[in-house]
Context: one part of a larger RNA
Molecule: large-subunit ribosomal RNA, domain IV
Organism: Pseudomonadota bacterium
RNA sequence: CCCUCGUUAAGGAACUCUGCAAACUAGCCUCGUAACUUAGGAAGAAGAGGUGCCCUGGUAGGGUGUAGUUCCAAGCGGACGAAGCCCGAGGGGGUUGCAGUGAAGGGGCCUGGGCGACUGUUUACUAAAAACACAGGUCUCUGCCAAGUGGCAACACGCUGUAUAGGGACUGACGCCUGCCCGGUGCUGGAAGGUUAAGGGGAGGGGUCAUCUUUCCGUGAGGAGAGAGAAGCUCUGAACCGAAGCCCCAGUAAACGGCGGCCGUAACUAUAACGGUCCUAAGGUAGCGAAAUUCCUUGUCGGGUAAGUUCCGACCUGCACGAAUGGCGUAACGACUUGGGCGCUGUCUCAACGAGGGGCUCA
Numbered sequence: 001c002c003c004u005c006g007u008u009a010a011g012g013a014a015c016u017c018u019g020c021a022a023a024c025u026a027g028c029c030u031c032g033u034a035a036c037u038u039a040g041g042a043a044g045a046a047g048a049g050g051u052g053c054c055c056u057g058g059u060a061g062g063g064u065g066u067a068g069u070u071c072c073a074a075g076c077g078g079a080c081g082a083a084g085c086c087c088g089a090g091g092g093g094g095u096u097g098c099a100g101u102g103a104a105g106g107g108g109c110c111u112g113g114g115c116g117a118c119u120g121u122u123u124a125c126u127a128a129a130a131a132c133a134c135a136g137g138u139c140u141c142u143g144c145c146a147a148g149u150g151g152c153a154a155c156a157c158g159c160u161g162u163a164u165a166g167g168g169a170c171u172g173a174c175g176c177c178u179g180c181c182c183g184g185u186g187c188u189g190g191a192a193g194g195u196u197a198a199g200g201g202g203a204g205g206g207g208u209c210a211u212c213u214u215u216c217c218g219u220g221a222g223g224a225g226a227g228a229g230a231a232g233c234u235c236u237g238a239a240c241c242g243a244a245g246c247c248c249c250a251g252u253a254a255a256c257g258g259c260g261g262c263c264g265u266a267a268c269u270a271u272a273a274c275g276g277u278c279c280u281a282a283g284g285u286a287g288c289g290a291a292a293u294u295c296c297u298u299g300u301c302g303g304g305u306a307a308g309u310u311c312c313g314a315c316c317u318g319c320a321c322g323a324a325u326g327g328c329g330u331a332a333c334g335a336c337u338u339g340g341g342c343g344c345u346g347u348c349u350c351a352a353c354g355a356g357g358g359g360c361u362c363a
Stems, first nucleotide, its partner, number of pairs: 001358008010349002014347001019344001027051005036041001038173001052095005061087004068080004096100001108342007115334002120132002136171007148157003174329004179259003184256002186252005193247003199241002204236005211228007260278005287321001288318001299315005
């Protein structure tokens, strides 16, 4: 010097990102206990007092219940109940230590805000949370050989269930609520018209070719070339017929999503209930708002402090809140997060001493 502990004058968070760590508190009994509240809670709220041992005395009382007494419907019944066994105060008196839950173990408390209702779950080995789940809510699919899922299939799960059931999606207790837009995308329904595949259809065209015509060569038999060309075979092929889908027409937002701009106007000023105009599918309703969201920003005002970029209450100029990608509240709950206070302390002013174990030196 390091680690792990113990104690500390005066002060008591001045430490620090933060009271991190440590300390305080602590059991049991009695008294007492606020706002708020979903009337259950909050609550061990908070805050006080007591606590050993001896005697009275194993007392008062309680439990059990033998003997016994008594009642009776005569029962293995009911009631009371000496004894025995078990539990056991309160009061009074005395006594002792610095100290009586004498050691160990064993809540610090109050208060404002945010988020999530709650108990739960999670990144095995850096994250336990405001993330996930949740009961509850809504939409949607599914009529049973269900939908959906696994499998090539057989088959299995769903389910030995049957719409008060099962699958999928979103939201997330509870309370008050959940506005407008269907133009785009999706889904559902519609079927008149347009478009449209395979397939059907086969107008027409091409190739080949019996045969025929013709030119040239050859005395001739014949040979070579050019052209036309039926049937058959073959290649191709227009019109026309032809479903779903798409176009189209509707519905649907607790489907994916979206929810404006400019100018003017009131008898101080300011502001604009009001008016004009452009655009849109429709232009953000209630509630909330510098917010886990506010850039400018330490916004402004108020509170708390001697002093407050945090915090709380307001304002609204919402860069860029907003209603089941839920909005706003909310008792209880939380190893969550952020402010304030009381108590308490070596966190600190500012360090000291002690103990054990290392380090270091020697062997």